[in-house]
RNA sequence: CCCUUAUCAAGAGUGGCGGAGGGAACGGCCCUGUGAAGCCCGGCAACCUGCGAGUAGACGCGCAAGGUGCUAAUUCCUGCAGAUAUAAACUGCGAGAUGAGGA
Repeated sequence: CCCUUAUCAAGAGUGGCGGAGGGAACGGCCCUGUGAAGCCCGGCAACCUGCGAGUAGACGCGCAAGGUGCUAAUUCCUGCAGAUAUAAACUGCGAGAUGAGGA
């Protein structure tokens, strides 16, 4: 980098270091010296994992938090098709992110 699959409207600090960028991409619209990215600590969640009790099994349930992940705004909005009251947090497909597995 590619493939498969599940999830993506919830949740999470008035902390320390740091110093000017950040929100994937295009266009918007935003955040930011009242301190961006990054690092540390804290926190959230429960995909994998461990334990427990069920079940024929698939599988779901409870507890923990070792491996990830996340911690402004719906994945901040966005593309294509469909439906409709021409509106939307609708439906399907794409794009992206994360986990697990695979080539």
Overview: A computed fold for a 103-nucleotide RNA, annotated as SAM riboswitch aptamer (S box leader). The prediction has a mean pLDDT of 82.